């Protein structure tokens, strides 16, 4: 210098003008006995999106419901070992398998001798299988004597099918062959010793038996009560409806009205009696809607340093307070600069993904451009 | 904001590990004077996308994308 691997970080800066929202202080003013509180006007100061605020895929806090305690079944999830953590399907370290020349990366990585199920098509044969071509063999037959056909029997080496064919390579052996025998590799069993463990492993034994799929049912171990801030709590109109108490409640006539006179409301088929229901007005009570307030911003918080640890992380000390809306603020515009593209230049264009809604820890997904560090390989030079 | 469900032919849907299918629609032929009905034949698919498990994926698993439904109080 080139190619590559891994980790961390930033993701526009400054200024002018005009706005929005929240908090605090002061304040014309409203309400009120009283600026006490609350509403509200103006001024000032301060705060005001993210690394993913997203998907809602996991885990927790918090709240309500259920629940005497514990266990089991069903259902769902997780799955090498050890650790971290409030917890996790996350993270760290290690083991094993695989990919790469290496740095490094990937793995839902328990069990297939507990049982059931599946393995299409092709192929002779697909689970304790099988003989299509072929190899050997040669009874016997034909013959133009060159040869040809071929039963019994032996075998599974070679060809072929398939994702997968019941060890592989080489040698010996044989009529041809075969772990039939041997060497190496693979496989199975045992295993000194090492490691907390997963696991590794010197060595020994066995001629080879044991196919794959559990992101099919299932078995084993571990975990899980359900719902979610539109959870939930409080205050609470108008109208309608519910309850209690009281009423000389209704109709007709007269009267402007207050009122006076007479008759006693409707329904339960009709009449009588008893009973019940319905209605009007006034007062009071409770539930509850609209609406409002809380939940709701000091927290598994952030920054710096030190210590322990390989690390995830934990502990200690010091410092900081850092959005809280609810038709929903966090914006618009101008100038200068930065970065990228086009262009000789002048100049022009662009500046990503994306917008909190109860909060937190993770995962996943989207993302213009840029910075830093560690490591691997190659080339050149010293 | 939160909780669920569904994507297969032009439309409506079935299929749920080994051939991608049905009805309607479309095209051609027959039938009819012509049309409809009917009959015969045919075409048409990124099974939403991307990965993974498996010999093999529409189907099983994961992640994305699109579409749709539900929610306060009482009952």
């Nucleotide at each position: 210098c080139c190619a590559g691997u891994c980790g961390g970080c930033c993701g526009g800066a400054c200024g002018g003008c005009c706005g929005c929202u929240c908090u605090u202080g002061c304040u014309a003013u409203g309400c009120u006995g009283g600026a006490a509180a609350c509403g509200g006007u103006g001024c000032a100061a301060g705060g005001g999106a993210g690394g993913a605020a997203a998907g809602u895929c996991c885990g927790g806090g918090c709240u309500c419901c259920a629940u005497g305690c514990g266990g089991a079944u069903a259902c769902g999830g997780c799955g090498g070992c050890g650790g971290a953590u409030a917890a996790c399907g996350u993270c760290c370290g290690c083991c094993g398998a695989g990919a790469g020349g290496a740095a490094u990366c990937u793995c839902a990585g328990g069990g297939a001798u507990a049982g059931c199920g599946c393995c299409a098509c092709a192929g002779a044969g697909a689970a304790c299988a099988g003989a299509c071509c072929u190899c050997c063999g040669g009874a016997g037959g034909c013959u133009u004597c060159g040869g040809c056909c071929a039963a019994a029997g032996g075998g599974a080496a070679g060809g072929g099918u398939g994702a997968a064919a019941c060890g592989g390579u080489g040698g010996g052996g044989u009529a041809a062959g075969a772990g039939c025998c041997c060497a190496c590799c693979g496989c199975g069993c045992c295993g000194a010793c090492c490691g907390u463990a997963a696991g590794g492993a010197a060595g020994g034994c066995g001629g080879c038996a044991c196919g794959g799929c559990a992101a099919g049912c299932c078995c084993c171990g571990c975990c899980g009560g359900g719902a979610g801030c539109a959870a939930g709590a409080c205050c609470g109109a108008a109208u309608a409806g519910g309850g209690a108490u009281g009423c000389g409640c209704g109709a007709a006539g007269c009267g402007c009205a207050a009122g006076c006179u007479u008759c006693a409301g409707g329904c339960c088929g009709c009449c009588g009696c008893a009973g019940g229901c319905c209605g009007g007005c006034a007062u009071c009570c409770g539930g509850g809607u609209a609406g409002g307030u809380c939940g709701c911003g000091c927290g598994a918080a952030c920054c710096g340093c030190g210590c322990a640890g390989c690390g995830a992380u934990g502990c200690g000390c010091g410092g900081u307070c850092c959005a809280g809306a609810u038709g929903a603020a966090u914006g618009g515009u101008c100038g200068u600069c930065g970065c990228c593209c086009u262009g000789c230049a002048a100049a022009g264009g662009g500046u990503a993904c994306a917008g909190a809604a109860c909060c937190c820890g993770g995962c996943u997904u989207a993302c213009a451009g840029g910075c830093c560090g560690a490591c691997u390989g190659g080339c050149a030079u010293u | 904001g939160g909780g669920c469900g569904c994507u297969u032919a032009g439309c409506u849907c079935a299929g749920c590990g080994g051939g991608a299918g049905a009805g309607c629609a479309c095209u051609g032929c027959c039938u009819u004077c012509a049309c409809a009905c009917g009959g015969c034949a045919g075409g048409g698919g990124u099974c939403g996308c991307u990965g993974g498990u498996u010999c093999a994926a529409u189907c099983c698993c994961a992640g994305c994308a699109g579409c749709g439904c539900c929610c306060a109080c009482c009952a």

Source information
Predicted 3D model of RNase P RNA and transfer RNA as a complex of 457 nucleotides. Rfam match: Bacterial RNase P class A. It is annotated as a ribozyme. Model confidence (mean pLDDT): 78 of 100.